This is a predicted structure of a 99-nucleotide RNA (c-di-GMP-I-GGC riboswitch aptamer) from Firmicutes bacterium HGW-Firmicutes-14. Its mean pLDDT, the model's own confidence on a scale to 100, is 84. The organism belongs to Bacillota, within Bacteria. Of the family's consensus pairs, 91% are formed in the model.
């Protein structure tokens, strides 16, 4: 330096289920224990995934009447949401057999 052993010591913890915390997606703590050589850390590009709020469009009700207001309603677009255990980039790292 590259590499990752049916190797040791030491880490992590998926899904489910409990509790919180959010509008979801998902965050966090707890039991699990699928898996993981970065399964450490950063949303920078891509890619997934949500749509509170905003915008359109319906719908409804309001008004004397509009191209007008209004909304615990419906559908639709859209990250300023969310995920590094989906990819790829950046930082930093434990151990050491065989090359």
């Nucleotide at each position: 330096c590259a590499c990752g052993a049916a190797a040791a010591a030491g880490g992590c913890u998926a899904a489910a289920c409990c509790g919180u915390c959010g509008a979801a997606a998902g965050g966090c703590g707890g039991u699990g224990u699928c898996g993981c050589a970065a399964a450490g850390c950063c949303a920078u590009g891509g890619g997934u995934c949500u749509a509170a709020a905003a915008c359109c469009a319906g719908c409804a009700g309001c008004c004397a009447a509009c191209u007008g207001c209004u909304g615990a309603c419906u559908g639709g677009u859209c990250a300023u949401g969310a995920u590094c255990g989906c990819c790829a980039g950046g930082c930093u790292g434990c151990c050491g057999a065989a090359g």